[in-house]
RNA sequence: CCGAAUUGUUGGCAAACUAACCUAAAGGUUAGGACGCAAAGUUUCCGGUCUAAGGUUUUACUUGUUAAAACUACGAUAGCGGGGCUGCUGCA
Numbered sequence: 001c002c003g004a005a006u007u008g009u010u011g012g013c014a015a016a017c018u019a020a021c022c023u024a025a026a027g028g029u030u031a032g033g034a035c036g037c038a039a040a041g042u043u044u045c046c047g048g049u050c051u052a053a054g055g056u057u058u059u060a061c062u063u064g065u066u067a068a069a070a071c072u073a074c075g076a077u078a079g080c081g082g083g084g085c086u087g088c089u090g091c092a
Stems, first nucleotide, its partner, number of pairs: 012037002017032006035079001041085003045082003048077003054072007061064001
């Protein structure tokens, strides 16, 4: 450059919910179960969101090893997004 082809497989993961266990909680693990996912593989580097044991402050009155509220992540979420690393298919 020309022609043909138009496949997209094998498979993978597993939401809600249920049971048991861990945990202060958020949430997690295992088994069952599939809402979905082309990275719903992995990694908290950045942002967001969730929780607040502990800590700080305040309020109340029963004045305390009390109760409540607010703030706070070093906890959690990778199936909230971005980034890093990796993987499969394929004409691309």